[in-house]
Molecule: RNase P RNA; transfer RNA
Organism: Planctomycetaceae bacterium
RNA sequence: GGAGUGGGCCGAGCGGUCGCUGCGGGGGCUCUUCGGAUGCCCUCGUGGAGGAAAGUCCGGGCUCCCCAGGACACGGUGGUGGGUAACGCCCACCGUCCGCGAGGACCGGGAAAGUGCCACAGAGAACAGACCGCCGAUGGCCGGCUGUCGAGCUCGCUUCAGAGUGACUCGUCACUCUUGGGCAGACAACCGGCACAGGCAAGGGUGAAACGGUGCGGUAAGAGCGCACCGCGGGUUCUGGUGACAGGCCCGGCACGGUAAACCCCACCGGGAGCAAGACCGAGCAGGAGGGAGGAGCUGUCCGUUCCGUUUGACCUCCGGGUAGGUCGCGCCGAGGCGGCGAGCAAUCGUCGUCCCAGAGAAAUGACCGCUCUCGACAAAACCCGGCUUACAGGCCCACUCCCUUU
RNA sequence: GCGGGAGUAGCUCAGGGGUAGAGCACCACGUUGCCAACGUGGUUGUCGUGGGUUCAAAUCCCAUCUCCCGCU
Numbered sequence: 001g002g003a004g005u006g007g008g009c010c011g012a013g014c015g016g017u018c019g020c021u022g023c024g025g026g027g028g029c030u031c032u033u034c035g036g037a038u039g040c041c042c043u044c045g046u047g048g049a050g051g052a053a054a055g056u057c058c059g060g061g062c063u064c065c066c067c068a069g070g071a072c073a074c075g076g077u078g079g080u081g082g083g084u085a086a087c088g089c090c091c092a093c094c095g096u097c098c099g100c101g102a103g104g105a106c107c108g109g110g111a112a113a114g115u116g117c118c119a120c121a122g123a124g125a126a127c128a129g130a131c132c133g134c135c136g137a138u139g140g141c142c143g144g145c146u147g148u149c150g151a152g153c154u155c156g157c158u159u160c161a162g163a164g165u166g167a168c169u170c171g172u173c174a175c176u177c178u179u180g181g182g183c184a185g186a187c188a189a190c191c192g193g194c195a196c197a198g199g200c201a202a203g204g205g206u207g208a209a210a211c212g213g214u215g216c217g218g219u220a221a222g223a224g225c226g227c228a229c230c231g232c233g234g235g236u237u238c239u240g241g242u243g244a245c246a247g248g249c250c251c252g253g254c255a256c257g258g259u260a261a262a263c264c265c266c267a268c269c270g271g272g273a274g275c276a277a278g279a280c281c282g283a284g285c286a287g288g289a290g291g292g293a294g295g296a297g298c299u300g301u302c303c304g305u306u307c308c309g310u311u312u313g314a315c316c317u318c319c320g321g322g323u324a325g326g327u328c329g330c331g332c333c334g335a336g337g338c339g340g341c342g343a344g345c346a347a348u349c350g351u352c353g354u355c356c357c358a359g360a361g362a363a364a365u366g367a368c369c370g371c372u373c374u375c376g377a378c379a380a381a382a383c384c385c386g387g388c389u390u391a392c393a394g395g396c397c398c399a400c401u402c403c404c405u406u407u
Numbered sequence: 408g409c410g411g412g413a414g415u416a417g418c419u420c421a422g423g424g425g426u427a428g429a430g431c432a433c434c435a436c437g438u439u440g441c442c443a444a445c446g447u448g449g450u451u452g453u454c455g456u457g458g459g460u461u462c463a464a465a466u467c468c469c470a471u472c473u474c475c476c477g478c479u
Base pairs, nucleotide, nucleotide: 001403002402003401004400005399006398007397008396009395010394012372013371014370015369016368017367018366020048021047022046023045024044025043026042027041028040029039030037031036050378054389055388057387058386059385060384061383062274063273064272065271074270075269076268077267078266079093080092081091082090083089094108095106096105097104098103109265110264114263115262116259117258118257131204132203133200134199135198138197139196140194141193142192143191144190146188147187148186149185152183153182154181155180161178162177163176164175165174166173167172168171212230213229214228215227216226217225231254232252233251234250235249236248238247239246240245278328279327280326281325287319288318289317290316291315294308295307296306297305298304334356336355337354338353339352340351341350342349343348373376408478409477410476411475412474413473414472417431418430419429420428425462433449434448435447436446437445455471456470457469458468459467
């Protein structure tokens, strides 16, 4: 200098004018039972959206309803240890996979409890299989060569040769026996061929997946068939660790493919509803009880008159439930913010100090002007809180990795 | 606030792990003097979007977008 990884933070700033809104103080108008009250207005002070206020995907607080106990069903969660009010969240570690690395991803229990599924291709797809291929040791077939046999066929040889027996004049004679070559055939060994029986699963090929991998030996060819290493499975009162797990040792030639985000099994968790929850006050109308012959209007009184009543009860008093409406819940104190110290690898917890920080009920944050800059994104509370997820212009900071260059 | 459902061809809908179809519409040809109707043949798809599980996803899981419905 370049490329990247992980984490944290900010979300235009300053000033002025006019507005909106909650609360508090003061004042005015209105009403009044003179204590005060409601509404409106003015004025002063003070506060006034977010990191996601969003989606409503989890968990809890709060409130009401339900609730003997157990089992089943249903739903959820799923390595281990810790954190927490709780969680499907967070932290640390383990395992597997990815990345040269910093690091990242994981719905990460069980497939030797059972059931199901594995299309197409392929010989064979889960107690598998033999298409090409290799071999063909063994058995079979064919050929060659050698040897032996040769009773069959054919050709040839005839007293030459060999052997045996007998005789005598002792080296001759007589007799007897053995014939030879070739062909067909049979048998045996060896060599070569065929690939028929058969053997094999190394190699090729199919597939996502083909019943361990590499090497040496071995073999007819091969094969855990044998051996070494690796992997795998089982065991272990061996070692380290709280544990998941890791390492060691022993045994087993390997039986036991994948899929549970298929049914299912195992362990653990889960009562329902939601602030329109719910609590309090409470007109009018209707209802109940008691009284009741009068009551109300026509400006105060009398008279008069009109209306409603006296069986259908006007009117007055009381009662309970409760509608409209109002008040609370609701922002004042909390799983709260900020800072220091301590414990812990961390999440987090403890303690001390300090602060009070939006809260309406048709629903408040805006408009204009000036200056500056990187020219401004996604988006705005509605009972509250902890998480997750999603959206987001741009900027800042910290730690680390790899490559190149220079010293 | 609480809960449920849908998204597949231009339109209406099937398909619920094995490589996507039906009807209408559209296009071409035939038929007709021409049109309609009819007959034959054919085209049409990021299965709303992104990620995951799996050998394999329209289908299963998670997130997200849009729309619809119910209760209070």